[in-house]
C1' cells in the first nucleotide's frame, strides 16, 4: 500500500414543474334541516406521509372471544454449563467434528449398566460372540524307517528320526466391513493369547490444584480392557383453544319445517368435576317442599330460505382495490479503457467520456429468528506484496 | 394479513432408513385381408433446490423455490 475477517453507522442528495392519501383553516355549490349545524363535492392555502429487513408467517407475548376461569390424560415443545428473559431467543463459557495459509466461521451437545429397537450387503462372526484362510506338531492318533527285547512263525512291546494333520489347540497374522471385544515393544509358549512386564490409551478407586459450573489437569493403586446408534418409550421442565378475516355496535332482510332434550346441552381431543328456565296437572306429606307427566323457551342435530351494507377495533402514515409517484438537470457513489501527474517501489491521485447504481413497500401493536441486498464510513484483527 | 396442505417417469398416483415402482400413454414384435382388443418384449428417474445426523436419507431435521385450498 493492497486483499480479507468481525463489529457500529447509513443505505443517495438538491432543486424546477406536474401529479397523490390523511390532517388543518378559508370559500363556493348542492342536500337534510331543530336557520345554525350536518354531510356531499370542489377551490385555495399550510403541514405531514415505508423498512433493515417493511418478506417467509418460523418462535414468543400484548390484545380479543368461549368458558365451571378447575383437576387428570393426550397431545406438542425443549434438552453440555453459567446468566438475563416471554421467547427454539440472547450473552458468555465447554467438548467434540467440518471450512479457511489466518483473522474467523459453521454443526451438534441430556441418558445405551432400568427397558424395546436398528446396523442392508459382504464377511467365520455386529452384543456379548466366533473360526473362512491359516499357524501349531508338546498331547492322543496314522504311515514309513532304524534299534533293542519277546516269539518256531505270525506278530506283539519299549525307544528314536521323519511324515500327515484325523481328534486337539490358537484368535498374534491375513479376509470382509462404517464399525470386529486395547496399542506398541520386550519375554514366554508347541504355536500364541495382558499369559507376564515397560511405556501410553481407557475404564474404576483415592487424594488434590484451577474454575459458580460444564470441564481443564497432576499424583498413587488396580482387576487388565466392562461396544456403535437417541428409534420408540421413560426422566426433567414448559404448554387452555381459537385468532384482528379476533371481537363490539347500527342498519337492512326472509319461512320456517322436522327431530332430539338430564342417557340432553353448555370451555376445547378424552375423561371426571361443575351448572342449567317457566307454565299446567297429578301424587305424598311438615300449606310448603319433594316426585312424575305434559307443553313452552334455551341449547343440539338435520333439511331449506334471506344477507354479503356501514361504522369501529386501527395509532405522532393510518389506507380500504389500497396512497409518497413521473418528467428534467445539477450532484454523489461505482466501475471501464484513454489522457495528464504523484512515489524508491508496491500503488495511487486527477481530468473528460462511457456503462452501472442494490434488496426492496407499512395494513392492529411489539420482541426475535431466518433469507435477499449495489455499495459507502469507523474501529479492531488477519494475510500478501514492495522498498528503505 | 393470517391458517393448513401439496412438490416421485410425458401423465395420475403407491413408496415411513438399506440404495426406485404400478396403471396409462411410447417404440419395436407376434395375431389379422387390415385396424382394434389381445400377449410379448423395450426405453425413460438430479425423488422441487441446496444443507445436516447416519455407515448409508424419497423417507428424519433445518432453511429456500414454486403450487392449491381455507377466512367475512
Nucleotide at each position: 500500500u493492497g486483499a480479507g475477517u468481525c463489529g457500529u453507522u447509513c443505505g443517495g442528495a438538491u432543486g424546477a414543474c406536474c401529479g397523490c392519501g390523511g390532517c388543518c383553516a378559508a370559500g363556493u355549490a348542492g342536500u337534510g334541516c331543530u336557520c345554525g349545524c350536518a354531510u356531499u363535492a370542489u377551490u385555495u392555502g399550510g403541514u405531514u406521509g415505508a423498512g433493515g429487513a417493511a418478506a417467509g408467517u418460523c418462535g414468543g407475548g400484548g390484545c380479543u372471544u368461549c368458558a365451571c376461569a378447575g383437576g387428570a390424560c393426550a397431545g406438542a415443545g425443549u434438552g453440555c454449563u453459567g446468566g438475563c428473559g416471554a421467547g427454539a431467543g440472547c450473552c458468555a463459557g465447554g467438548u467434540c467434528g467440518g471450512g479457511g495459509c489466518g483473522a474467523c466461521u459453521u454443526g451438534a451437545c441430556g441418558a445405551a449398566u432400568g427397558g424395546u429397537g436398528c446396523a442392508a450387503c459382504a464377511g467365520a462372526g455386529a452384543a456379548c460372540a466366533a473360526a473362512c484362510c491359516g499357524c501349531c506338531g508338546a498331547u492322543g492318533g496314522a504311515c514309513a524307517g532304524u534299534g533293542a527285547c519277546c516269539g518256531c512263525a505270525a506278530g506283539g512291546u519299549c525307544a528314536u528320526c521323519g511324515u500327515c494333520a484325523c481328534a486337539g489347540g490358537u484368535a498374534a497374522g491375513g479376509c470382509u466391513g462404517a464399525a470386529a471385544c486395547g496399542g506398541u515393544g520386550c519375554g514366554g509358549u508347541a504355536a500364541g493369547a495382558g499369559c507376564g512386564c515397560a511405556c501410553c490409551a481407557g475404564c474404576g478407586c483415592a487424594c488434590g490444584a484451577a474454575g459458580c459450573a460444564a470441564u481443564u489437569u497432576g499424583u498413587g493403586c488396580g482387576g487388565c480392557u466392562u461396544g456403535g446408534u437417541a428409534u420408540c418409550a421413560a426422566c426433567a421442565c414448559u404448554c387452555g383453544a381459537a385468532g384482528c378475516a379476533a371481537g363490539a355496535c347500527c342498519a337492512u332482510g326472509c319461512a320456517g319445517a322436522g327431530g332430539g332434550c338430564a342417557u340432553g346441552a353448555g370451555c376445547g381431543g378424552u375423561c371426571c368435576g361443575u351448572u342449567c328456565g317457566u307454565u299446567g296437572a297429578c301424587u305424598a306429606c311438615u300449606u310448603g317442599u319433594a316426585g312424575u307427566c305434559a307443553a313452552c323457551a334455551a341449547c343440539c342435530c338435520u333439511c331449506g330460505g334471506g344477507u354479503a351494507g356501514g361504522u369501529u377495533g386501527c395509532a405522532c402514515a393510518g389506507a380500504g382495490g389500497g396512497a409518497u409517484g413521473g418528467u428534467c438537470a445539477u450532484c454523489g457513489g461505482u466501475u471501464g479503457g484513454c489522457g495528464c501527474g504523484a512515489g524508491a517501489a508496491a500503488u495511487u491521485g486527477c481530468g473528460a467520456c462511457g456503462a452501472c447504481u442494490a434488496c426492496a413497500g407499512a395494513a392492529c401493536c411489539c420482541c426475535g429468528c431466518u433469507u435477499a441486498u449495489a455499495g459507502a464510513u469507523c474501529g479492531a484483527c488477519u494475510c500478501a506484496c514492495c522498498g528503505u | 394479513g393470517g391458517g393448513c396442505c401439496c412438490g416421485u417417469a410425458g401423465c395420475u398416483c403407491a413408496g415411513u432408513g438399506g440404495u426406485a415402482g404400478a396403471g396409462c400413454a411410447g417404440g419395436g414384435g407376434a395375431c389379422u385381408c387390415a385396424u382394434a382388443a389381445u400377449c410379448c418384449u423395450u426405453a425413460g428417474g438430479u425423488c422441487g433446490c441446496a444443507g445436516g445426523u447416519u455407515c448409508g436419507a424419497u423417507c428424519c431435521c433445518u432453511g429456500c423455490c414454486g403450487g392449491g385450498c381455507c377466512c367475512a
The prediction has a mean pLDDT of 75. This is a predicted complex of two RNAs, RNase P RNA and transfer RNA, with 460 nucleotides together. It holds a member of the Rfam family "Bacterial RNase P class A". By type it is a ribozyme.